The prediction has a mean pLDDT of 82. This is a predicted structure of a 71-nucleotide RNA (transfer RNA) from a Candidatus Anderseniibacteriota bacterium. The sequence is in RNAcentral, with records from ENA. The source organism's lineage runs through Bacteria, Bacteria candidate phyla and Candidatus Anderseniibacteriota.
RNA sequence: GCGGGUAUAGUACAAUGGUAGUAUUCCAGUUUUCCAAACUGAGAAUGCGGGUUCGAUUCCCGCUACCCGCU
Numbered sequence: 001g002c003g004g005g006u007a008u009a010g011u012a013c014a015a016u017g018g019u020a021g022u023a024u025u026c027c028a029g030u031u032u033u034c035c036a037a038a039c040u041g042a043g044a045a046u047g048c049g050g051g052u053u054c055g056a057u058u059c060c061c062g063c064u065a066c067c068c069g070c071u
Base pairs, nucleotide, nucleotide: 001070002069003068004067005066006065007064010024011023012022013021018054027041028040029039030038047063048062049061050060051059
């Protein structure tokens, strides 16, 4: 320099154009003599900038970061 892939909650992953979910962590409560476990509730996210569309995590383009391959 060229090509390919990935980017979603603190963490690990889902979601094939139509209200973004699950587990776990954190917080509050119930239970318990206390702790743990269990149960209930709440909060928390689409890397950035554009385009297409009535509507984009999803499709297209560019940028950034990381990973792989070629030279």
Rfam family: tRNA. The family's RNA type in Rfam is transfer RNA. Its family is annotated with triplet codon-amino acid adaptor activity in the Gene Ontology.